[in-house]
This is a predicted structure of a 515-nucleotide part of an RNA (small-subunit ribosomal RNA, 5' domain) from an uncultured prokaryote.

Context: one part of a larger RNA
RNA sequence: GAACGAACGCUGGCGGCGUGCUUAACACAUGCAAGUCGAACGUGAAAGUGGACUUCGGUCCGCGAGUAAAGUGGCGCACGGGUGAGUAACACGUGAAUAAUCUGCCCGAUGAUCUGGGAUAACAUUUCGGAAUGCUAAUACUGGAUAAGCCCCCGAGAACUUCGGAUCUUGAGGGAAAAGGUGGCCUCUCCUUGGAAGCUUCUGUCAUCGGAUGAGUUCGCGGCCCAUUAGCUAGUUGGUGAGGUAACGGCCCACCAAGGCUACGAUGGGUAGCUGGUCUGAGAGGAUGAUCAGCCACACUGGAACUGAGACACGGUCCAGACUCCUACGGGAGGCAGCAGUGGGGAAUUUUGCGCAAUGGGCGAAAGCCUGACGCAGCAACGCCGCGUGAGUGAUGAAGGUUUUCGGAUCGUAAAGCUCUGUCAGUGGGGACGAUAAUGACGGUACCCACAGAAGAAGCCCCGGCUAACUUCGUGCCAGCAGCCGCGGUAAUACGAAGGGGGCUAGCGUUGUUC
Repeated sequence: GAACGAACGCUGGCGGCGUGCUUAACACAUGCAAGUCGAACGUGAAAGUGGACUUCGGUCCGCGAGUAAAGUGGCGCACGGGUGAGUAACACGUGAAUAAUCUGCCCGAUGAUCUGGGAUAACAUUUCGGAAUGCUAAUACUGGAUAAGCCCCCGAGAACUUCGGAUCUUGAGGGAAAAGGUGGCCUCUCCUUGGAAGCUUCUGUCAUCGGAUGAGUUCGCGGCCCAUUAGCUAGUUGGUGAGGUAACGGCCCACCAAGGCUACGAUGGGUAGCUGGUCUGAGAGGAUGAUCAGCCACACUGGAACUGAGACACGGUCCAGACUCCUACGGGAGGCAGCAGUGGGGAAUUUUGCGCAAUGGGCGAAAGCCUGACGCAGCAACGCCGCGUGAGUGAUGAAGGUUUUCGGAUCGUAAAGCUCUGUCAGUGGGGACGAUAAUGACGGUACCCACAGAAGAAGCCCCGGCUAACUUCGUGCCAGCAGCCGCGGUAAUACGAAGGGGGCUAGCGUUGUUC
């Protein structure tokens, strides 16, 4: 000098764009943050209102309404959002490999979608509850059929090959599928207004191949400190066989062998999420990893699996632990490192706001519903950028302050006065783009017009040298200053104050950290 997610002191007018718990991965009151589908399925209210009856208590029917609602089922909940505790590791970056793999939804192609069955929730009854009994549906569950292709096993052939294999063609044997729904039409069959079977539109389901996307796994190279850490290792290193996985593999197991790593730093210890980037620097380099983007890891602590295309799952399950809460003492409930917010810690970090209008996501055929993602608003000079706090004129160089050699000098064209302007703020009116039909939280916002009036808007640090800027008074090694050198003991340009001056400016200084 530059920089900062900064803090502190003094001061503070406006706007735009950003940023905002770096500390306790400490504990959390409250609300919200993941639902959706009636075009998969069976059920199915009430308030209110109209009418009828009434013993005036009420009862029944219609509308409300096949609505609300719960349930079965499907898809989603593995995304999005948060945090950086752990991790020195194929975690990350980069380049390859997968002839060792999987991939829901989406796209393309081909072929199918036949025929049976038994339950169970909801509901009803009993009941304080636990529980028991009864009834029912499906794209829920399940048996059978079929198999172009697919899988397994045994053969034959072809062209490849990294010689391990893998691809294609072909033959024999064995194995595994499916689910329906909505709208329309009556030409043929049946009742015949119109429907059923049937036909058809759209959509779904199953099998196979391919694509796209996403993911798993492996390897080369790269990026911290300590040798005052020198030896480490028994599933350890390799083989055979079996198991397991989507998949290779000591991944796991049995047996066999005795290997494997290490001074090019093994092992141990400390520290740490990694990267694109960011800061600095002429560069090389050094430091760093907030916001934004990619990857990873975690979700009170530890462990485990289930479901599923995908999790060993933040707002799922089970077990154990610590903590908190409720309890009728029998037993239960919880997990903000989601958005707000509270306590605590700290030098220090915001609103328990508005909206799904836009973008994106989930579900749905759609209308639509949900979305603290997101879009906005609020708070904070925390940062960057822009603007303003007036302009011109004005010498009796006014008054006043300070100083003086008492003549004057200086603040100083500064003020007053005169002539103007109207940025920003203010008041009134109009009023968007963002959505090219409807739909706007922002927002009567931005912006435009008119009006009034210099009005409402300047501070902070420094003045001995380094270092731009000097005098007077007070104090008297005291009080104090100080980044270094050093000032102060009676004429202090260094302390305190005043006048003057210098620097930066809605900021200015100090502290901390990095280069």
The RNAcentral record of the full RNA draws on ENA. It matches the Rfam family "Bacterial small subunit ribosomal RNA".